[in-house]
Context: one part of a larger RNA
Molecule: small-subunit ribosomal RNA, central domain
Organism: Erythroxylum areolatum
């Protein structure tokens, strides 16, 4: 390499868009590249195989015959792939009519709470812990009442729910805007699927510049604990946490499960939507469709488990794996302000 794999044993890219490439609905026609059949030529000799001969036999040798497969030429076939031309509507899309939503961006506003501050009341503790101490407090703390400032996050509703490609998204209102789903069936007519490279997005932490700084809190200081305690506990506390404009590109970025299509028993629940039935109406009931869950048949699996949202049965395309350690290291290259990221060995050893 082939084969075999990829939920948990090694292995699905963090996610999407899309180029090349690969693959690709139905009907009729053309051509004959692939495909299939025939003929001819060629693939030196030796070797191998089969028949025969000769050395007394055998090996060895001599003689005759090929088989198999490849390549080229030529003729024929036209089912399939491909090509040409024409058409179709089931895949896909557009338009129409509805609809649900924490989908995104921007602006405005609200309330609770923490903290600080001002004023009043009041007068000895508060805070903290297993116990304490550091700490705060008669220069009036803590408590309580009223006013003010500022920043961050949005209780209940809340769900097994919704939505987004993923990361993610939740106070309220407004503006702009993306996508989905259902319905009817008007239009286009295979326009599709996947996707190497490539591009875009990408939590938290980190980084640059400028703001902001309430809370919490790496670092750091102090108090404890302890043999020690660079920790766990306590008192403080700076970066950071927040905003704007860039960078970084990683996570147990997880469903540890790539995408698409088709197909294969059910039960229960729930979200969006349609139809029938029922009704004054809303429910209820029956049924379709797109999701989200749960239980479980067949089947699969080493087992656990999965089970129409498959890890079942099949097809297409992509990524990846090939004993453990060395090692996601060294080196080189690319990217980055840096931190580092990406790509990524070998010796040696078991």
């Nucleotide at each position: 390499u082939u084969g075999g794999g990829u939920g948990u044993a090694a292995a699905g890219c963090a996610u999407c868009u899309a180029u090349a490439g690969g693959u690709g609905g139905c009907u009729u026609u053309u051509u004959a590249a692939g495909u299939c059949c025939g003929c001819c030529g060629u693939c030196a000799a030796a070797u191998c195989c089969c028949g025969g001969a000769a050395c007394u036999c055998a090996a060895c040798u001599c003689u005759g015959g090929a088989c198999u497969g490849g390549c080229a030429g030529u003729g024929a076939a036209a089912a399939c792939u491909a090509c040409c031309a024409a058409g179709c509507u089931g895949g896909a899309g557009u338009a129409c009519a509805g609809u649900a939503g924490g989908g995104g961006c921007a602006g405005a506003g609200a309330g609770a709470a923490u903290u600080u501050u001002c004023a009043g009341u009041g007068g000895a503790g508060c805070a903290g812990u297993a116990a304490a101490a550091u700490g705060c407090a008669u220069a009036g703390a803590g408590a309580u009442u009223g006013g003010a400032a500022g920043g961050a996050a949005c209780a209940c509703c809340a769900a097994c729910a919704g939505u987004g490609a993923a990361a993610g998204c939740a106070c309220u209102c407004u503006g702009c805007u993306g996508g989905g789903c259902c319905g009817a069936c008007a239009c286009u007519a295979a326009c599709a699927c996947u996707g190497a490279g490539a591009g875009a997005u990408g939590a938290a932490a980190g980084u640059u510049a400028g703001g902001g700084g309430a809370u919490c809190a790496a670092a750091u200081g102090g108090g404890a604990u302890u043999a020690g305690a660079u920790a766990c506990c306590c008192c403080a506390g700076u970066a950071g946490u927040c905003c704007u404009a860039g960078c970084c590109a990683u996570a147990a970025a997880c469903g540890a499960u790539g995408g698409a299509u088709a197909u294969u028993g059910g039960g229960c629940a729930u979200u969006g939507u349609g139809c029938g039935u029922a009704u004054c109406g809303a429910c209820c009931c029956a049924u379709g469709u797109a999701g989200u869950g749960u239980u479980a048949u067949a089947g699969c699996u080493a087992a656990c488990g999965c089970g129409u949202u498959a890890a079942g049965u099949a097809u297409c395309c992509c990524g990846c794996c090939u004993g453990g350690g060395g090692a996601g290291u060294a080196u080189g290259u690319u990217c980055g302000c840096a931190a580092g990221a990406a790509u990524g060995a070998a010796a040696c050893u078991c």